[in-house]
Context: one part of a larger RNA
RNA sequence: CUCUCGUUAAGGAACUCGGCAAAAUGGCCCCGUAACUUCGGAAGAAGGGGUGCCCCAGUAGCGUGAAACGGUUCGCCCGCGUAGCGUGAGAGGGUUACAAUAAAGAGGCCCAAGCGACUGUUUAGCAAAAACACAUGUCUCUGCUAACUCGUAAGAGGAUGUAUAGGGACUGACACCUGCCCGGUGCUGGAAGGUUAAUGGUUUCGGUGAUCCACUUCGGUGGUGAGCUGCGGCUUGAAGCCCCAGUAAACGGCGGCCGUAACUAUAACGGUCCUAAGGUAGCGAAAUUCCUUGUCGGGUAAGUUCCGACCUGCACGAAUGGUGUAACGACUUGGGCACUGUCUCAACGAGAGAUUCG
Repeated sequence: CUCUCGUUAAGGAACUCGGCAAAAUGGCCCCGUAACUUCGGAAGAAGGGGUGCCCCAGUAGCGUGAAACGGUUCGCCCGCGUAGCGUGAGAGGGUUACAAUAAAGAGGCCCAAGCGACUGUUUAGCAAAAACACAUGUCUCUGCUAACUCGUAAGAGGAUGUAUAGGGACUGACACCUGCCCGGUGCUGGAAGGUUAAUGGUUUCGGUGAUCCACUUCGGUGGUGAGCUGCGGCUUGAAGCCCCAGUAAACGGCGGCCGUAACUAUAACGGUCCUAAGGUAGCGAAAUUCCUUGUCGGGUAAGUUCCGACCUGCACGAAUGGUGUAACGACUUGGGCACUGUCUCAACGAGAGAUUCG
């Protein structure tokens, strides 16, 4: 010097990103216990007091309970409850220590806010959370050989279930609620019209050319044209798409400019442009606010954090849920009490190492 411990004057968070770590609290009995609340809780809230040993005293009490007594339906019945056995205080008095749950083991607490209702689950090996799940709510599919999933199939799961069932999606207890938009995308329904494939029918033209006819100098030439084949045209032709409706707890979206009131300021009001419709309730510098340490108030001697307001919401907002909320949380943030070597500021001691010598 390093590690693991112990103690410490005065102060007591001045340390630090942050009370991290440590200290403090601690069992049992008694008293006492607030806001809030879903009336269950909160609660061991908080805050106090007691605690050893001896005497009274194995006492009071309690349990059991022969015998005796009384009753009796005559029962191995009922009542009373003595002896015995078991258990065993409170109060009072005394007494020793600095100290009595004498060692060990054994909640620190309170106030306010955010998020998530809760118990649970999770990144085996840097993340335990506000993430996931959850009960609840809603939409949607599915009539049973169900939908859906696995499998080439047979088959299996769903389910030895049957719409109070099963699959998928979103939300996430509970309370109060969940506004407007169907123009785009999706889904559902519709079928009049437009477009539209293979196929079938029909046909122009091109290639080849059997057969037959005519001519022939027998080499062929000219016509006819079946069949095969190629490019097209017309016609037949469903779903789909176009089209017409519905649907947002489907994906999603939810404006701008100008003017106006008898101080000023502001604009209930008016005008105008655009849109499918222009953000309702509630909340709001927020886990969301750039400017920003916004402004005001509280807390502090002093507060970029925190709490309460304001609203100018860069860029909240209603099941990608909105706003609240008792209880709960090894969650996050701010404050306080207690407590302390975290610190002012370090010291001493114990053990184990390192180092040096042997």
A computed fold for a 358-nucleotide part of an RNA from a Candidatus Omnitrophota bacterium, annotated as large-subunit ribosomal RNA, domain IV.
The RNAcentral record of the full RNA draws on ENA.